[in-house]
RNA sequence: GCGGGUGUAGUAUAGUGGUAAUACGUAACCUUCCCAAGGUUAAGUCGAGGGUCCGAUUCCCUUCACCCGCU
Numbered sequence: 001g002c003g004g005g006u007g008u009a010g011u012a013u014a015g016u017g018g019u020a021a022u023a024c025g026u027a028a029c030c031u032u033c034c035c036a037a038g039g040u041u042a043a044g045u046c047g048a049g050g051g052u053c054c055g056a057u058u059c060c061c062u063u064c065a066c067c068c069g070c071u
Stems, first nucleotide, its partner, number of pairs: 001070007010024004018054001026042005047063005
């Protein structure tokens, strides 16, 4: 230099054009004499920019980070 892959909440992962989800974690409350366990509720997320579309995490382009291969 060329080609390919991955990027989603604090962590690990689903999802796939139509309200972004699950588990663990975090916070509050309930339960308990206290702790642990349990229950209820809440906050928090699509790497960045642009395009197509009524509507984009999804499709297209560019770019960033990481990984793999070729030279």